This is a predicted structure of a 72-nucleotide RNA (transfer RNA) from a Planctomycetota bacterium.
Model confidence (mean pLDDT): 83 of 100.
Rfam family: tRNA. By type it is a transfer RNA. Rfam's curators write: Transfer RNA (tRNA) molecules are approximately 80 nucleotides in length.
The sequence is in RNAcentral, with records from ENA.

RNA sequence: AGUCCCGUGGUCCAAUGGCGACGACACCUGUCUUACAAACAGGAAACGAUGGUUCGACUCCAUCCGGGACUA
Numbered sequence: 001a002g003u004c005c006c007g008u009g010g011u012c013c014a015a016u017g018g019c020g021a022c023g024a025c026a027c028c029u030g031u032c033u034u035a036c037a038a039a040c041a042g043g044a045a046a047c048g049a050u051g052g053u054u055c056g057a058c059u060c061c062a063u064c065c066g067g068g069a070c071u072a
Base pairs, nucleotide, nucleotide: 001071002070003069004068005067006066007065010025011024012023018055027043028042029041030040031039048064049063050062051061052060
């Protein structure tokens, strides 16, 4: 320098262009307990950035940013 892949709560991860963006762990609150843990109930929390296409974008397109693999 080129080609390809990836980027979503604190962590890991799902999503047919269309439901209030899924779930697990972690965290918070409550019940229970002498207390803690476990269990149960509830809660907060995320689409890398900008622009474009579209009635509608996490999803498609372009550029950029970050990470990785390969080639030179």